[in-house]
Context: one part of a larger RNA
Molecule: small-subunit ribosomal RNA, 5' domain
Organism: Acetobacter pasteurianus
RNA sequence: GAGCUAACGCAGGCGGGAUGCUAAAGACAUCCAAGUCCCUCGAAGGUUUCGGCCUUAGUGACGGACUGGUGACUAACGCGAAGGUAUCUAUCCAUGGAUGGGGGAUAACACUGGGAAACUGGUGCUAAUACCGCAUGACACCUGAGGGUCAAAGGCGCAAGUCGCCUGUGGAGGAGCCUGCGUUUGAUUAGCUAGUUGGUGGGGUAAAGGCCUACCUACGCGAUGAUCAAUAGCUGGUUUGAGAGGAUGAUCAGCCACACUGGGACUGAGACACGGCCCAGACUCCUACGGGAGGCAGCAGUGGGGAAUAUUGGACAAUGGGGGCAACCCUGAUCCAGCAAUGCCGCGUGUGUGAAGAAGGUCUUCGGAUUGUAAAGCACUUUCGACGGGGACGAUGAUGACGGUACCCGUAGAAGAAGCGCCGGCUAACAUCGUGCCAGCAGCCGCGGUAAUACGAAGGGGGCUAGCGUUGCUC
Numbered sequence: 001g002a003g004c005u006a007a008c009g010c011a012g013g014c015g016g017g018a019u020g021c022u023a024a025a026g027a028c029a030u031c032c033a034a035g036u037c038c039c040u041c042g043a044a045g046g047u048u049u050c051g052g053c054c055u056u057a058g059u060g061a062c063g064g065a066c067u068g069g070u071g072a073c074u075a076a077c078g079c080g081a082a083g084g085u086a087u088c089u090a091u092c093c094a095u096g097g098a099u100g101g102g103g104g105a106u107a108a109c110a111c112u113g114g115g116a117a118a119c120u121g122g123u124g125c126u127a128a129u130a131c132c133g134c135a136u137g138a139c140a141c142c143u144g145a146g147g148g149u150c151a152a153a154g155g156c157g158c159a160a161g162u163c164g165c166c167u168g169u170g171g172a173g174g175a176g177c178c179u180g181c182g183u184u185u186g187a188u189u190a191g192c193u194a195g196u197u198g199g200u201g202g203g204g205u206a207a208a209g210g211c212c213u214a215c216c217u218a219c220g221c222g223a224u225g226a227u228c229a230a231u232a233g234c235u236g237g238u239u240u241g242a243g244a245g246g247a248u249g250a251u252c253a254g255c256c257a258c259a260c261u262g263g264g265a266c267u268g269a270g271a272c273a274c275g276g277c278c279c280a281g282a283c284u285c286c287u288a289c290g291g292g293a294g295g296c297a298g299c300a301g302u303g304g305g306g307a308a309u310a311u312u313g314g315a316c317a318a319u320g321g322g323g324g325c326a327a328c329c330c331u332g333a334u335c336c337a338g339c340a341a342u343g344c345c346g347c348g349u350g351u352g353u354g355a356a357g358a359a360g361g362u363c364u365u366c367g368g369a370u371u372g373u374a375a376a377g378c379a380c381u382u383u384c385g386a387c388g389g390g391g392a393c394g395a396u397g398a399u400g401a402c403g404g405u406a407c408c409c410g411u412a413g414a415a416g417a418a419g420c421g422c423c424g425g426c427u428a429a430c431a432u433c434g435u436g437c438c439a440g441c442a443g444c445c446g447c448g449g450u451a452a453u454a455c456g457a458a459g460g461g462g463g464c465u466a467g468c469g470u471u472g473c474u475c
Base pairs, nucleotide, nucleotide: 001475002474003473004472006471007470008469009468010467013347014346015345016344018342019340020339021305027302028301030300032298035062036061037060041058043056044055045054046053047052069258070257071256078183079182080181082179083178084177085176087175088174089173092171093170094169095168096167097166100134102132103131109124110123111122112121113120114119140149141148142147154163155162156161184230185229186228191221192220196218198216199215200214201213202212203211233255234254235253236252237248238247239246240245260281261280262279263278264277283294284293285292286291311337313336314335315334319333320331321330322329323328350380351379352378353377360371361370362369363368384416386411387410388409389408390407394402419464420463422461423460424445425444426443430459432457433456434455440447441446
């Protein structure tokens, strides 16, 4: 000098567009943040002009694996850039084939129990795009090459048709796995390793593989730093620097990991699943003491910690996502508004004229000098702000939270709008009084012990300016 997710002190007019728990991955009251489909199905309730219509608990289907949060773990194929393949892929796109005929249940419901509750049992009835056989069976799968195995669902519509269902193939996008290279510090960590290294058989997975297992083998890694310990999410980037390099990884974007702590699987195309399940633990809450409920590292918000970081706001209007044939519903994603000079950018706090160089202040050699065209006065202007009126784009037909906002027009009036640190040298800016090694200053050198340009005050001056200084951190 530059930078900052900054804080503190003094001071503070407006707007734009950004940013805002760096510490306790500590604990959380309350609301909301993931639902949708009645065009799968049978019901219940309401209504009826008897055509239907409305509402919904359940069955069923798709979605809750996205979005959003955090950085605790992790020194690792975690990440980065470059390759590979032994693999999977719901929805979507393209293109083939198929969609025949049956069956038994069950929730809802009714009746009846248990329980304080959470919830749960029995009996009976019923439907389906729920479930299960049979048939067909390929360019699908398995194969000992003979053969063997595997499917389906209908709904709406008067109809045309449309939305689906089953099974292949190819694609797109997505995911899994593997490899060489790169990726902090410590040797006051030198040896480490028994599923450990490799093989065979078997198992397992969508898939290669000690991934697992039985047997055999005695390997494998290491001063080119194994092992151990400490620290840490990684990257695009950001910042500084002429560069090389250093530091860093907020906001935005990609990847990874986590979801009270630890473990586990289920469902599913996809999870070992933040607002799913089970077990254990700590904590909190309810209880009729038998037993139950919970998980803000989602958005707000609370108390706590701290130098320190915002509203328990509006809207789905736009963009995007989920469901639905659609109408539409949901969406604390998002778009907006609120708070904070936290930083960046822009604007304003007047302009011109005005010498009697006014008064006052300060200094003085008492002549004057300076404050100073500064003020007053005179003549103007009205940005911003105030008040009144009009009023968008964003929305190709309808639909605007923002918002009566931006913007435009008009009215009045210089009116409502300047501070902060510094003045010994470095370093731009000086004299007076007070103090007297005291009180104090200080980034370094150093000032102060009776004329202090260095302390304190006022006058003047130089600097930056809605900010200015201080502190902290980085180069």